[in-house]
Order: sequence, then structure tokens, then C1' cells
RNA sequence: GCCAACGUAGCUUAGCCCGGGAGAGCGCUAGACUGAAGAUCUAGUUGUCGAGAGUUCAAUUCUCUCCGUUGGCA
Repeated sequence: GCCAACGUAGCUUAGCCCGGGAGAGCGCUAGACUGAAGAUCUAGUUGUCGAGAGUUCAAUUCUCUCCGUUGGCA
């Protein structure tokens, strides 16, 4: 230099193919339980969906550019 994959909550990630309500587990907070804690149960908690632009009534999803990470080729 060329090519590909990936980037979503504090962490691990689903959803993207085929556009429409942003979710799960862990964690954290409070309560129940306990002598106390753990475990368990209940309730709650948090996202500029990597950045910008375009298309569209509507974009995490489609298109383009850029940034970062990883891998391959040279």
C1' cells in the first nucleotide's frame, strides 16, 4: 500500500441479512430473608448504537467518507 471482519449500557454481547417498540446476562443500588454476610427472591439502574454526511415519512439496520481494533496479502 491492498483486502476483509469487528466497534451497541460499567463488562460480555443479541438485534443489522429483510428499515419502524434499543434488549439480555453479569454488575451496581434499594428492599425482603440472615445475628451478620453469602446465596435466593422482588423492584430499580444506565446507551449521542465509534464519528460525520447522504437516502427516506422514519436509520443500530441501507449508501459514502473518516477514526480505532484485529487478521490476511504484498
RNAcentral holds the sequence, with entries from ENA.
This is a predicted structure of a 74-nucleotide RNA (transfer RNA) from a Candidatus Bathyarchaeota archaeon.
The prediction has a mean pLDDT of 82.